[in-house]
Context: one part of a larger RNA
C1' cells in the first nucleotide's frame, strides 16, 4: 500500500455526475394520523409515551388490568428487532414480463377501448398430401391490426396510397376464330432447251378483323386506413399589437387541450418561488426551430430496485485525516 473490520474531537454532504458507500431507522402495545382519493385507500402516514423485577392498593371468578412505592455500592458482562421519513415533478394506471452471462425500463404484456375479417368443410395456421389446430368452439364465438385502468374527449382533408363497393365505357392474356399471305408440286403455258411463269388438291408454315375475364383506367365510399393539416401585404385618435381586410397556393390549412417540454436551435429565453449563490427544479409566459387528439390528447388517486429537484433525520462522503483488528503484499528464512 491493499483486502475485510472497528472508533473517532469539531464541523455536517463542504464530497460527488449523483448522498455512490457508510451512518441512521427498526420490535411489541397504546395515543395520534394530513392534503389528496376511484371512497379501497392514503397509513406502519407524520408525530409521541410505555417495556424489567420488587412491595402494597383497588378491581376481577380467573386469566388480567390500573394506580402507589421501591429497585444501595463496586466490578464484570449485556441484546434483539433489521422500514430511513416528509415535500414535489416527469413517464408508465396498476400486480406482472424481458436481453440465461453488461440494459430490468418511460421497453413487453396487462384488463379496458375501436377497426376489420369470419355463417361454420368458419376465417386463419401448419403440412406436398393425408390430416390436425382453430373448437369437441359458432359471432355475448373465433382470427388479425391499433390504442392501453379510470375521468373528460378524440376536430379538419378522401387529392395520392390502401381498402371496400360499383359496373355503362376505355385497355387487356390463354383461348375462340380464321380473311389476305408464303412453301412444296400434279398439271398448264412459253422457251434461245440451260430454263421462266402461273399453280387446284393435300401436306405445310405463318395469321388481321372480330368474341374472349379479372386486373387497370373509371365512377363513388373510406381516417380509432397509410398519411395530410399554408405562405404574403395592410389595418385601431400614443406607441406597441392586430379582433378587421387582400392576395397566393392546398385534398385541407392543426379545433380541444396541452406547451422552452423524455419535443425548445437560438437558451443558462423572460418572469416569479426556492439558495448567501441554482446552465438542474417548481410555477408562470407563449415567438411551438420541430406538441396535439387511440403512431391518441390532456388529467390522475394507488402502485414502481423507474427518473428529475428539495427538505428532516444521520453519518469518515467531505474539511483531513488518525488509531485500532484479522488477512494479504513486502522482508529475512
Nucleotide at each position: 500500500c491493499c483486502c475485510u473490520c472497528g472508533u473517532u474531537a469539531a464541523g455536517g454532504a463542504a464530497c460527488u455526475a449523483g448522498g455512490c458507500a457508510a451512518a441512521a431507522u427498526g420490535g411489541c402495545u397504546c395515543c395520534g394520523u394530513a392534503a389528496c382519493u376511484u371512497c379501497g385507500g392514503g397509513a406502519g402516514a407524520a408525530g409521541g409515551a410505555g417495556c424489567g423485577c420488587c412491595u402494597c392498593c383497588a378491581u376481577g371468578a380467573g386469566a388480567g388490568u390500573g394506580g402507589a412505592g421501591g429497585u444501595c455500592a463496586c466490578a464484570g458482562u449485556g441484546a434483539a428487532a433489521u422500514g430511513g421519513c416528509c415535500c414535489u415533478g416527469c413517464c408508465g394506471a396498476c400486480u406482472g414480463u424481458u436481453u440465461a452471462a453488461c440494459a430490468a425500463a418511460a421497453a413487453c404484456a396487462c384488463a379496458g377501448g375501436u377497426c376489420u375479417c369470419u355463417g361454420c368443410u368458419a376465417a386463419c395456421g401448419c403440412g406436398c398430401a393425408a390430416g390436425c389446430g382453430g373448437a369437441a368452439g359458432u359471432a355475448u364465438a373465433g382470427g388479425g391490426g391499433c390504442u392501453g385502468a379510470c375521468a373528460c374527449c378524440u376536430g379538419c382533408c378522401c387529392a395520392g396510397u390502401g381498402c371496400c363497393g360499383g359496373a355503362a365505357g376505355g385497355u387487356u392474356a390463354a383461348g375462340g376464330g380464321g380473311a389476305a399471305g408464303g412453301g412444296u408440286u400434279a398439271g398448264c403455258a412459253c422457251u434461245u432447251c440451260g430454263g421462266u411463269g402461273c399453280g387446284a388438291a393435300g401436306c405445310u408454315c405463318a395469321g388481321a378483323a372480330c368474341c374472349g375475364a379479372a386486373g387497370c383506367c373509371c365512377c363513388g365510399g373510406u381516417g380509432a386506413a397509410c398519411g395530410g393539416c399554408g405562405g404574403c401585404c395592410g389595418u385601431a385618435a400614443c406607441u406597441a399589437u392586430a379582433a378587421c381586410g387582400g392576395u397566393c397556393c392546398u385534398a385541407a390549412g392543426g379545433u380541444a387541450g396541452c406547451g422552452a417540454a423524455a419535443u425548445u436551435c437560438c437558451u443558462u429565453g423572460u418572469c416569479g418561488g426556492g439558495u448567501a449563490a441554482g446552465u438542474u427544479c417548481c410555477g408562470a409566459c407563449c415567438c411551438g426551430c420541430a406538441c396535439g387528439a387511440a403512431u391518441g390528447g390532456u388529467g390522475u388517486a394507488a402502485c414502481g430496485a423507474g427518473u428529475g429537484g428539495g427538505g428532516c433525520g444521520c453519518u469518515g462522503u467531505c474539511u483531513c485525516a488518525a488509531c485500532g483488528a484479522g488477512g494479504g503484499a513486502c522482508c529475512c528464512g
The prediction has a mean pLDDT of 87. The part of an RNA shown here (large-subunit ribosomal RNA, domain IV) has 333 nucleotides and comes from a Chloroflexota bacterium.